[in-house]
RNA sequence: AAAUGUUAAUGGCAAACCUAUCGUGAGGUAGGGACGCAAAACUAUAGGGUCUUCGAAAGAAGAUAGCCAGGUACCAAA
Numbered sequence: 001a002a003a004u005g006u007u008a009a010u011g012g013c014a015a016a017c018c019u020a021u022c023g024u025g026a027g028g029u030a031g032g033g034a035c036g037c038a039a040a041a042c043u044a045u046a047g048g049g050u051c052u053u054c055g056a057a058a059g060a061a062g063a064u065a066g067c068c069a070g071g072u073a074c075c076a077a078a
Base pairs, nucleotide, nucleotide: 004076005075012037013036017032018031019030020029021028022027035066042070043069047068048067049064050063051062052061053060054059
């Protein structure tokens, strides 16, 4: 430096569900809560997928990275 990740250590995130709130909606935010996660940290400006709303359609506008993806990062055989 690259690759790799079963059990270490340190630190971390938080599904479903509940409450409040924003949104027509997909969903977002905050608190509680843990199913899980070695990138479940960041990015929706540029790719694919899925979902929503509008639309007769073509299409348009959105949501999602805990679907794939992109460029980065801690630890180092327990």
The RNA shown here (c-di-GMP-I riboswitch aptamer) has 78 nucleotides. The coordinates come from a structure-prediction model, not an experiment, and the mean pLDDT is 83.